[in-house]
RNA sequence: UCCGGGGUCGUCCAGCGGUAGGACGCGCGGCUCUGGACCGCGAAACCUAGGUUCGAAUCCUAGCCCCGGAG
Numbered sequence: 001u002c003c004g005g006g007g008u009c010g011u012c013c014a015g016c017g018g019u020a021g022g023a024c025g026c027g028c029g030g031c032u033c034u035g036g037a038c039c040g041c042g043a044a045a046c047c048u049a050g051g052u053u054c055g056a057a058u059c060c061u062a063g064c065c066c067c068g069g070a071g
Stems, first nucleotide, its partner, number of pairs: 001070007010024004018054001026042005047063005
């Protein structure tokens, strides 16, 4: 430098162009003699900038970062 894959709650993963969800963790409550077990509720995220579209996490372009490959 070129090619491919990836970037989404604190972490790990989902997500036919139409409400962004799960697990763990965290907070609150319940249960209990106690809770670190169990049950319920809650907060919490789309890498950046443009473009397309009525509407973009999703499609397009250019960047940035990570992984792999080629030279």
Annotation
A computed fold for a 71-nucleotide RNA from a Solirubrobacterales bacterium, annotated as transfer RNA. Model confidence (mean pLDDT): 85 of 100. RNAcentral records the identical sequence in 2 taxa. RNAcentral holds the sequence, with entries from ENA and MGnify. Rfam family: tRNA. By type it is a transfer RNA. Gene Ontology term of the family: triplet codon-amino acid adaptor activity.